[in-house]
Context: one part of a larger RNA
């Protein structure tokens, strides 16, 4: 290389978008590049293979043949692929009418709670734990009432409910804005799928600058526990958590399952539509599309399990794996303010 694989054994890129490339619906005509058949030329010698021959045999050697699956050229075929021109509507898209949604961005507003401040009432405790102590409190705490300040998060609704490509998204209102879904028609006419590189997005933590800081809380301090206790428990508490503008680019970024299309029993839920049935009407019931669950047949799997949301049956394209350790290390390169990220070995060893 030909292969075999990637839910859990090694292996799906964190996610999207798009370039090159690869692949591509129905039909007509043409062409003849691929494809198929025939002819001709060539395909050194030697070797391999076949038949003979020469050394007493064999090895060895000689002769003839076959083969040389290839290349070139020419004639022909036209199904398939390609190419050119034309046509189509089942893929894809646009328009129209609808309803659903924590999809995104910005601005504004709200109530509960914690903390703090001020004032009133009030008096000796409060807090905390397995038990305590540190801590707070007669300079009046805890408790309670009223008022105020400020920051962060949005109870109930809430649901294997919804939305988003993923990360993720949850109080209310307004503005701007993306996508999906359904119905019936009209239009475009293959405009499609995938996608190396590139570009963009990307939890938490971290970094830079400027704000903010209620609660929580790495580090740190103290109190306990203990043989010790650089911990678990307690009292405090800085960075951080929040906002703005940037950087960073990683996660068990998980469904540990790449994307798209087609096909292959069903049952029971649930969300958003549509049609019909029914009714005064709302329910109900039936069918259907899209999503999301659960059980299960065939099939599949090493088993567990998966099973129309496939891990079944096929096709297209991309990514990745090839014994364990060494090692996601070293070196080099690229990126980064840094932390580090990306790419990524070998010796040696079992």
């Nucleotide at each position: 290389c030909u292969g075999g694989g990637c839910g859990u054994a090694a292996a799906g890129g964190g996610c999207g978008u798009c370039u090159a490339g690869g692949u591509g619906g129905u039909u007509u005509u043409a062409u003849a590049a691929g494809u198929u058949g025939g002819g001709c030329g060539u395909g050194a010698a030697g070797g391999c293979c076949c038949u003979c021959a020469g050394c007493u045999u064999a090895a060895c050697u000689g002769a003839g043949g076959a083969a040389a699956u290839g290349c070139g050229u020419u004639c022909a075929a036209a199904a398939c692929u390609g190419u050119a021109a034309g046509a189509c509507u089942a893929g894809a898209g646009u328009g129209u009418a609808g309803g659903a949604g924590a999809g995104g961005a910005a601005a504004g507003c709200g109530g509960a709670a914690u903390u703090c401040c001020u004032a009133g009432u009030g008096u000796a405790g409060c807090u905390g734990u397995g038990a305590a102590a540190u801590g707070c409190g007669u300079a009046g705490a805890u408790a309670u009432u009223a008022g105020g300040a400020g920051g962060a998060a949005c109870a109930c609704c809430a649901g294997u409910g919804g939305c988003g490509a993923a990360g993720g998204c949850g109080g209310c209102u307004u503005u701007c804005u993306g996508g999906a879904c359904u119905a019936a028609c009209a239009c475009u006419g293959a405009c499609a799928c995938u996608g190396a590189a590139g570009c963009g997005c990307g939890a938490a933590g971290g970094c830079u600058a400027g704000g903010g800081u209620a609660g929580c809380g790495a580090a740190c301090a103290g109190g306990a526990u203990u043989a010790g206790a650089u911990a678990c428990c307690c009292u405090g508490g800085u960075a951080g958590u929040c906002c703005u503008a940037g950087c960073a680019g990683u996660a068990a970024a998980c469904g540990a399952u790449g994307u798209g299309c087609a096909c292959u029993a069903g049952g029971c839920g649930u969300a958003g539509g549509a049609u019909g049935u029914a009714u005064c009407g709302a329910c109900u019931c039936a069918u259907u599309c899209u999503g999301u669950g659960u059980c299960g047949u065939a099939g599949u799997u090493a088993a567990c399990g998966c099973a129309u949301u496939a891990a079944g049956u096929g096709c297209a394209c991309c990514g990745c794996c090839u014994g364990g350790g060494g090692a996601g290390u070293a070196c080099g390169u690229u990126c980064g303010c840094a932390a580090g990220a990306a790419u990524g070995a070998a010796a040696c060893u079992c």

Source information
A computed fold for a 350-nucleotide part of an RNA from a metagenome, annotated as small-subunit ribosomal RNA, central domain. Its Rfam family is "Bacterial small subunit ribosomal RNA". Its family is annotated with structural constituent of ribosome and ribosome in the Gene Ontology. The RNAcentral record of the full RNA draws on SILVA.